[in-house]
Context: one part of a larger RNA
RNA sequence: CCCUCGUUAAGGAACUCGGCAAAAUGACCCCGUAACUUCGGGAUAAGGGGUGCCCCACCAGGGUGAGGGAGCUUGCCUUCCGAGCCCGAAGGGGCCGCAGAGAAACGGCCCAAGCGACUGUUUAACAAAAACACAGGUCCCUGCGAAGGAGAAAUCCGAUGUAUAGGGGCUGACGCCUGCCCAGUGCUGGAAGGUUAAGGGGAGGGGUUAGGGGUGACACCCGAAGCUCCGAGCCGAAGCCCCAGUGAACGGCGGCCGUAACUAUAACGGUCCUAAGGUAGCGAAAUUCCUUGUCGGGUAAGUUCCGACCCGCACGAAAGGCGUAACGACUUGGGCGCUGUCUCGACGGGGGGCCCG
Numbered sequence: 001c002c003c004u005c006g007u008u009a010a011g012g013a014a015c016u017c018g019g020c021a022a023a024a025u026g027a028c029c030c031c032g033u034a035a036c037u038u039c040g041g042g043a044u045a046a047g048g049g050g051u052g053c054c055c056c057a058c059c060a061g062g063g064u065g066a067g068g069g070a071g072c073u074u075g076c077c078u079u080c081c082g083a084g085c086c087c088g089a090a091g092g093g094g095c096c097g098c099a100g101a102g103a104a105a106c107g108g109c110c111c112a113a114g115c116g117a118c119u120g121u122u123u124a125a126c127a128a129a130a131a132c133a134c135a136g137g138u139c140c141c142u143g144c145g146a147a148g149g150a151g152a153a154a155u156c157c158g159a160u161g162u163a164u165a166g167g168g169g170c171u172g173a174c175g176c177c178u179g180c181c182c183a184g185u186g187c188u189g190g191a192a193g194g195u196u197a198a199g200g201g202g203a204g205g206g207g208u209u210a211g212g213g214g215u216g217a218c219a220c221c222c223g224a225a226g227c228u229c230c231g232a233g234c235c236g237a238a239g240c241c242c243c244a245g246u247g248a249a250c251g252g253c254g255g256c257c258g259u260a261a262c263u264a265u266a267a268c269g270g271u272c273c274u275a276a277g278g279u280a281g282c283g284a285a286a287u288u289c290c291u292u293g294u295c296g297g298g299u300a301a302g303u304u305c306c307g308a309c310c311c312g313c314a315c316g317a318a319a320g321g322c323g324u325a326a327c328g329a330c331u332u333g334g335g336c337g338c339u340g341u342c343u344c345g346a347c348g349g350g351g352g353g354c355c356c357g
Base pairs, nucleotide, nucleotide: 001352002351003350004349005348006347007346008345010343011342014341019338027051028050029049030048031047036041038173052095053094054093055092056091061087062086063085064084067081068080069079070078071077072075096100108336109335110334111333112332113331114330115328116327120132121131136171137170138169139168140167141166142165148157149156150155174323175322176321177320179253180252181251184250185249186246187245188244189243190242193241194240195239199235200234204230205229206228207227208226211222212221213220254272255271256270257269258268281315282312293309294308295307296306297305
């Protein structure tokens, strides 16, 4: 010097990103417990008091019950008394110590806010959370050889289930709610019209040549049938175009100018654009750049915190909005208690390091 443990005057968070760590609280009995609340809870809320040993002691009360009595409806009947043993609150008196839950085990608490309802789940080995899940809500698909999934298939799962079932998406207890836009995209429905494949169809055309023409002979020309190759009009679905619907489908939810008898502001008006221009509620927020916004609270002093305001850079309604009792090894601010965290260090125990063998 390191690790680990113990004690520490006065102060008591001044430490620090932060009370991290430590200290404190702690058992049982009694008293007593607020807001709020989904009436269950919150609650061991908080906050207090008691606790040893001896005697009174034949103690209250309770358990068990030897043994005995009474009754009749004689039964494994009913009822009464009751020794012994066990448990035992409360009261009175006394004794000892610094200390009686004498050691050990054994909650610190409160106020306020955010997020998530909750118990659960998770990154085996840096993250346990406000992430995932969750009951509940809602939408879509699926009539059964279901939809969906695994598999070139057989087959199996779904399910020895059958729409109060099964699959998928989003949301996420509960309470109050969930506005406007269907122009685009998606989905659903529609089938008149437009477009449209293979295919059907075969107008017409090409190749080949028996034959014919032609030549002195070839060349060359024409060319039936057959074989063969192209092939127009016309007839041909779904889809797309088209017409509708649909937002707890993907998504979206404006700008400029003017106006009131102080000023300021603008209920009001004008104008442009749009499919429609953000309703309720919330709001400097896990969202606010400017920003330590402004005001209030708390502090001697507060970029954090709480309550307000609203000019929301860039909240907003199931990628849900706003609340919410209970819950949380979550996050944030404040307080009481308590302390070696600190002022600021000191001393001691044990184990290392170091030296000698």